[in-house]
RNA sequence: CGGGCAGGCCGAGACGAUCGCGGGCGCCAUAGUACGAAAGUACGGCGCAUGAGGAAAGUCCGGGCUCCACAGGACAGGGUGCCGGGCAGUUCCCGGUGAAGGCAACUUUAAGGAAAGUGCAACAGAAAAGAAAACCGCCCGAAAGGGUAAGGAUGAAAAGGCGAGGUAAGAGCUCACCGGCGAUGUGGAGACAUAUCGGCCUUGUAAACCCCAUCCGGAGCAACGUCGUGGAAAGGCAUAUCGUGGUCCGCGAGCCUUAGGAGACGGCUUGAACGUAUUAGAGAUAUUACGUCUAGAUAGAUGAUCGUCAAAUACAGAACCCGGCUUACCGGUCUGCACGGAAA
RNA sequence: GCGGGUGUAGUUCAAUGGCAGAACACUAGCUUCCCAAGCUAGAUACGUGGGUUCGAUUCCCAUCACCCGCUCCA
Numbered sequence: 001c002g003g004g005c006a007g008g009c010c011g012a013g014a015c016g017a018u019c020g021c022g023g024g025c026g027c028c029a030u031a032g033u034a035c036g037a038a039a040g041u042a043c044g045g046c047g048c049a050u051g052a053g054g055a056a057a058g059u060c061c062g063g064g065c066u067c068c069a070c071a072g073g074a075c076a077g078g079g080u081g082c083c084g085g086g087c088a089g090u091u092c093c094c095g096g097u098g099a100a101g102g103c104a105a106c107u108u109u110a111a112g113g114a115a116a117g118u119g120c121a122a123c124a125g126a127a128a129a130g131a132a133a134a135c136c137g138c139c140c141g142a143a144a145g146g147g148u149a150a151g152g153a154u155g156a157a158a159a160g161g162c163g164a165g166g167u168a169a170g171a172g173c174u175c176a177c178c179g180g181c182g183a184u185g186u187g188g189a190g191a192c193a194u195a196u197c198g199g200c201c202u203u204g205u206a207a208a209c210c211c212c213a214u215c216c217g218g219a220g221c222a223a224c225g226u227c228g229u230g231g232a233a234a235g236g237c238a239u240a241u242c243g244u245g246g247u248c249c250g251c252g253a254g255c256c257u258u259a260g261g262a263g264a265c266g267g268c269u270u271g272a273a274c275g276u277a278u279u280a281g282a283g284a285u286a287u288u289a290c291g292u293c294u295a296g297a298u299a300g301a302u303g304a305u306c307g308u309c310a311a312a313u314a315c316a317g318a319a320c321c322c323g324g325c326u327u328a329c330c331g332g333u334c335u336g337c338a339c340g341g342a343a344a
Numbered sequence: 345g346c347g348g349g350u351g352u353a354g355u356u357c358a359a360u361g362g363c364a365g366a367a368c369a370c371u372a373g374c375u376u377c378c379c380a381a382g383c384u385a386g387a388u389a390c391g392u393g394g395g396u397u398c399g400a401u402u403c404c405c406a407u408c409a410c411c412c413g414c415u416c417c418a
Base pairs, nucleotide, nucleotide: 001340002339004337005336006335007334008333009332010331013309014308015307016306017305018304019303021051022050024048025047026046027045028044032043033042034041035040053315057326058325060324061323062322063321064320065220066219067218068217077216078215079214080213081212082096083095084094085093086092097111098109099108100107101106112211113210117209118208119205120204121203135152136151137148138147139146140145160178161177163175164174165173179201180200181198182197183196184195185194186193187192224266225265226264227263229418230417231416233258234257235256236255237254241253242252243251244250273292274291275290276289277288279286280285345414346413347412348411349410350409351408354368355367356366357365362398370386371385372384373383374382391407392406393405394404395403
């Protein structure tokens, strides 16, 4: 220098001026409106500081909170699935093991069980799972028939691979090496690794049913609580009032209560919070100390114009709140690592 | 905001993990003096991207689009 790998941070406009919006705090009743005798209060006026994100998104996980019956047992249903650790908890994070990819840095990994059972494996092929099966081939045989899974052919996949011995021809039939499985020993918390022995050799698929282990009660802030106008609904009161009427019954109006309830208020933002340092730890993370307060609307604020600077234009807008994951994104910047080339 | 569901020819719907079909519509031909109807033939699709599998419309994950529900009334 080149093309790479991994991780972190910032993330769009900045500054000045003018105008405007949301909620908060303070002051003023001085202009206006309303209530009030006034004090004052509401709308309001003035001032001050403050006002979207790394994903606010998808709603994929987990939790807080609230109600249901403070929710316990069983079944169904669903999730998760190598090992150890972290966290309030998780399908998350960290460290490791095995496997796959890459020259490497490194990356990916739904990675329990197919030797409990069932299903499926189209077409082709002799045969697609039964210690099976004989189409061509090989061998024995006069033939009928028998033996043979080495070779051919089919297929995504053909009953361990490969070489030697062996044999009528063949075959783990026997042996060496490799792979798998099982037993035993050693190392490791463990996943697992490794050594020896045993011909034990049994297809694939569980993101098919299933088995094993383990976890999960349901609903969601339009949850839920408080106050509550009118209509309609239910129940009651008095029939002393009003309407109808000569009077009574009746009908209508009336008064009270009830749940529900537009609307208002709460829930609502101080929280497993953030920042800096410290100690423990490989790390995720945890301890301790100090400091900071950071939107809370309810038709929904966070903007507009001008000037200067700038290479600067992305994805995108809170709605109960947190922790993760995933997805989208113009770019800027920092750190570490490996490979190749050149120069010294 | 919360919860749930669906994506297959132009339209409405099918399909057990193994060659994607039907009806109507469309195009061409036959039939007719012409049209319609009828007959024959043809073209046209699994929303998108990954994964599991020998093989995916189907199973899993992500994403995109669309639809539905959520208070006695005002």